[in-house]
């Protein structure tokens, strides 16, 4: 240089006819329970404002498409793996 994969919260990962982003699990946090703990339940769990009710942003990165993009499309990064 040519092709092909792959990137998603703290991690491991789902979500592919374009239609509630983050299911499950594991980490971590608050409660219960217990003389403490562990173990098992129950709730939080991405970032911003907002008293709340909500409301905007956010899937590597930059655009485009489209009422609407994890998901089409272009570009470009970083890794794999193949060709030369």
């Nucleotide at each position: 240089g040519c092709g092909g994969g792959u990137a998603u919260g703290g991690u491991g990962g789902a979500a592919u006819a374009g239609g509630c982003a983050g299911a499950c699990a594991c980490a971590a946090g608050a409660g219960a329970c217990u003389u403490a703990a562990a173990a098992u339940c129950u709730c939080u769990c991405g970032g911003a404002g907002g008293c709340a009710a909500c409301u905007c942003c956010g899937u590597g990165c930059c655009g485009g498409u489209u009422c609407a993009a994890g998901u089409c499309c272009g570009g470009c990064u970083a890794c794999c793996c193949g060709c030369a």
Molecule: transfer RNA
Organism: uncultured Lachnospiraceae bacterium